[in-house]
RNA sequence: CAAAAAGACAACUAGGGUUCCGACUUUUUUACAAGAGUGUCUGGUCCAAGAGUUAUCGGCCAAACUGGUUUACCUAAACUUCAUUUGGCUACACGGAGGGAUAAAAGCCCGGGAGGC
Numbered sequence: 001c002a003a004a005a006a007g008a009c010a011a012c013u014a015g016g017g018u019u020c021c022g023a024c025u026u027u028u029u030u031a032c033a034a035g036a037g038u039g040u041c042u043g044g045u046c047c048a049a050g051a052g053u054u055a056u057c058g059g060c061c062a063a064a065c066u067g068g069u070u071u072a073c074c075u076a077a078a079c080u081u082c083a084u085u086u087g088g089c090u091a092c093a094c095g096g097a098g099g100g101a102u103a104a105a106a107g108c109c110c111g112g113g114a115g116g117c
Stems, first nucleotide, its partner, number of pairs: 007057002010054003015047002020044002022041001023038005058090007067080005092112001094115001098110003
């Protein structure tokens, strides 16, 4: 300096705003219904983490088991192979401004970026 790997998906949470529901205010109406406004309305639907949680799958390691090969010689050891089972591991990670999508916003995306150590 270059390459490869450090994974994928789901549920949830921190968080987020306001399209819909609800709530509140208000207009109209005999009333119901309907319209307008408010997210500095706790909420439901909704969005949501590289550096958050959990689980599954995948991957890596070890052992057992089936078969095979070699050595040994009275039945043991080593190597290796397919599937399965069991157990373990799956690390580290400070981070703007600005822009983008969606109704709108955000630890979403740009982005393990720029930058820093």